[in-house]
Parts: sequence; C1' cells; structure tokens
RNA sequence: GGGCCCGUAGUUCAGCGGCUAGAACGUCUCCCUUACAAGGAGAAGGUCACCGGUUCGAAUCCGGUCGGGCCCA
Repeated sequence: GGGCCCGUAGUUCAGCGGCUAGAACGUCUCCCUUACAAGGAGAAGGUCACCGGUUCGAAUCCGGUCGGGCCCA
C1' cells in the first nucleotide's frame, strides 16, 4: 500500500429502511430482613465512532475519515 470484518447504555451484545433504539449484567431508589445477601418493584444512563450523500423517512443503504482485528504484498 491492497482486501475483508467490526465500532450501538458503564460492560457484553441484539436490532440491517418506518412509530418512543432494546436485552442481560452493572449503578441508584424503594419494599423485604435485626442486618447483609438473595428476591420483588421502579428509575437513571445512548450526538447508534465522525463527516457528507441517497430517501418522505437512516443505527440500518452509498462515499470518505478515524480507531480495532485478520489476511496479502
């Protein structure tokens, strides 16, 4: 230098054009307990890596950039 894959909540991931972007774990509050754990109820937490384009509509499609992994030279 070239090719392929990935980047979504604190963490691990789902979602591959359509209503308010979700799950598990974690965090916080309340209940329960003498107390802790477990259990129950609820809440917060996301510029969907960034820039531009297509579209009535983009996390999703297209181009570029950045970062990570694998392969080739």

Predicted 3D model of a 73-nucleotide RNA (transfer RNA) from a Candidatus Woesearchaeota archaeon. Its Rfam family is "tRNA". Gene Ontology term of the family: triplet codon-amino acid adaptor activity. Rfam classes the family as a transfer RNA. The sequence is in RNAcentral, with records from ENA. NCBI's taxonomy places the organism under Archaea, Nanobdellati, Candidatus Woesearchaeota.